[in-house]
Context: one part of a larger RNA
RNA sequence: GGCAUACGGUGAAUGCCUUGGUGCCAGGAGGCGAUGAAGGACGUAGGUAGCUGCGAAAAGCUUCGGGGAGCCGCUACACAGGCGAUAAUCCGGAGAUGUCCGAAUGGGGCAACCCCGCCGGCGAAAGUCGGUGACCGUGCGCUGAAUACAUAGGCGUACGGAGCGAACCCAGGGAACUGAAACAUCUAAGUACCUGGAGGAAUAGAAAACAACAGUGAUUCCCCGAGUAGCGGCGAGCGAAAGGGGACCAGCCUAAACCCGCGUUGUGUAAGCCUGCGAGCGUUGCAGCGUGGGGGUUGUGGGUCAGUUCAUGGGUGAUUGCAGUCACCCGACGGAAAAGAUACAGACCUAGCGGAACCGUUUGGAAAAGCGGGCCAUAGAGGGUGAUAGCCCUGUACGCGAAAGGUAUGUAUCCCCGGAAUUGUACCCAAGUACCGCGGGACACGAGAAACCCUGUGGGAAUCCGGGAGGACCAUCUUCCAAGGCUAAAUACUACCUGGCGACCGAUAGUGGACAAGUACCGUGAGGGAAAGGUGAAAAGCACCCCGACGAGGGGAGUGAAAUAGACCCUGAAACCGUAUGCCU
Numbered sequence: 001g002g003c004a005u006a007c008g009g010u011g012a013a014u015g016c017c018u019u020g021g022u023g024c025c026a027g028g029a030g031g032c033g034a035u036g037a038a039g040g041a042c043g044u045a046g047g048u049a050g051c052u053g054c055g056a057a058a059a060g061c062u063u064c065g066g067g068g069a070g071c072c073g074c075u076a077c078a079c080a081g082g083c084g085a086u087a088a089u090c091c092g093g094a095g096a097u098g099u100c101c102g103a104a105u106g107g108g109g110c111a112a113c114c115c116c117g118c119c120g121g122c123g124a125a126a127g128u129c130g131g132u133g134a135c136c137g138u139g140c141g142c143u144g145a146a147u148a149c150a151u152a153g154g155c156g157u158a159c160g161g162a163g164c165g166a167a168c169c170c171a172g173g174g175a176a177c178u179g180a181a182a183c184a185u186c187u188a189a190g191u192a193c194c195u196g197g198a199g200g201a202a203u204a205g206a207a208a209a210c211a212a213c214a215g216u217g218a219u220u221c222c223c224c225g226a227g228u229a230g231c232g233g234c235g236a237g238c239g240a241a242a243g244g245g246g247a248c249c250a251g252c253c254u255a256a257a258c259c260c261g262c263g264u265u266g267u268g269u270a271a272g273c274c275u276g277c278g279a280g281c282g283u284u285g286c287a288g289c290g291u292g293g294g295g296g297u298u299g300u301g302g303g304u305c306a307g308u309u310c311a312u313g314g315g316u317g318a319u320u321g322c323a324g325u326c327a328c329c330c331g332a333c334g335g336a337a338a339a340g341a342u343a344c345a346g347a348c349c350u351a352g353c354g355g356a357a358c359c360g361u362u363u364g365g366a367a368a369a370g371c372g373g374g375c376c377a378u379a380g381a382g383g384g385u386g387a388u389a390g391c392c393c394u395g396u397a398c399g400c401g402a403a404a405g406g407u408a409u410g411u412a413u414c415c416c417c418g419g420a421a422u423u424g425u426a427c428c429c430a431a432g433u434a435c436c437g438c439g440g441g442a443c444a445c446g447a448g449a450a451a452c453c454c455u456g457u458g459g460g461a462a463u464c465c466g467g468g469a470g471g472a473c474c475a476u477c478u479u480c481c482a483a484g485g486c487u488a489a490a491u492a493c494u495a496c497c498u499g500g501c502g503a504c505c506g507a508u509a510g511u512g513g514a515c516a517a518g519u520a521c522c523g524u525g526a527g528g529g530a531a532a533g534g535u536g537a538a539a540a541g542c543a544c545c546c547c548g549a550c551g552a553g554g555g556g557a558g559u560g561a562a563a564u565a566g567a568c569c570c571u572g573a574a575a576c577c578g579u580a581u582g583c584c585u
Stems, first nucleotide, its partner, number of pairs: 001584009015570001016534002020505002022502007029494002031164002039101003042055003046079001049075003061095006070083003106115003116133007135161009168199001169197005179186001183233001209216002220247005230238002251486003254430001258294010272281002274324006299464001301429003305424006313330006333418003340414006347407004352400003358373005374391002376380001382394003435459007445471001466481005521528002541569001544556004
């Protein structure tokens, strides 16, 4: 020096564990904000570094409920001092307080700071306390230029907006890598991304639709149709619809014609005032425009107006009396998601409550284990307890519960809506629209035979004897009624709350983060971004003695089942380093 064996050191793998993650399911909730949000700064405890809570009323205040013996949050099990059956701590509802920054909003500003006006209280004053003062939009009022009326502008006031938020949704913009084995049309893809807007969903939606001689009957979503028909440097690739089966179902309101009121402009006055007769009135009639009310809403065309028929309780009014007519109001009947209000009802949410049944013995540090004998079960889910517990604790099945606030539903009232048929007349039925040319876009459809849909530009209709569509176009036929609007449900999503589940992870895994983690640290900044879990059943966390420096560390003693469980603490592999012994050289 090597090899072997034994015992150690170092080291952290492995095993076991789980407070944390992760995926999915169901239900809830689907917003917060000028009544100042989200997010922060700074404070706040007897002593207080971080976290949590809270806000100068500061780990809290008031009140109403729950609960019932302890409590003064966590790291942190200590000290001091207190609180509590006159009900504390704790849990829930409602309220009070709520510094400064932040949309930040009196002005400024290098966020958490600086400076000011006005009004009010207190004060002799200095001052202090409270309130108020941003901008934009809309309504109303006052004022008011050039410029007479007016308008712009200014001022005041009321209401609204502003900012934040995970995904889902709609809209305005809109790539490239890539694929085509290169690449330009094409693809990727109307994707990523940017912007605007909204809701708990959004969009769409009540046929100018499909279909095909038979019919369907708003929209949305799913399955099939179908990788079909098609489109396509006919390459790569893109890719329907009708129809069928399901989910869910719901239908409505305006514009116009016509009538009435008001305002205004023009014309202009013996014509008119609902009709008949009598009386009476007199800035009245007509036309245009604007505005409000009535009327009206359809495609077997509908409506208006005039007439006829049926239905039609009462009251008021139209200058007046009578008759008629019309309008309005009340009542009855019917309808109603429309949008809310009030009341009531039961239900649910935000704290909670009740809740069955076990003992002995053996081993052991400890019984829940073994053995013996019992019991409950609408409860033998789960977790904890000194090892493995239906019957010890917490729970579980089952049952019960709200002073206060909230949610949806139902009922009632208020509120809202409501004649039918027929004949005639030809008054109305959404205009720079439909449609056409040119240029684009979008349709599965790349200009193609290219319809349908949208529109930048130019032209430019008709009103039912009208107009659109049925994939160029024409005829026939069929079908529908554009150029105004609203509309639940079935559908999408999950930051957040509650419950549940997993042939999901188990500390190099699972979130970056099981731990003072978006922390430490790095970067001017945008941004990047860790490592780090485990004594024991219980601290019983080693009194006392010895060596040592009044150390570190160790030896005794003691605790404990165990101290080779001693805090660098469960287990404790290997590399690596030793000690002892044997063998070899």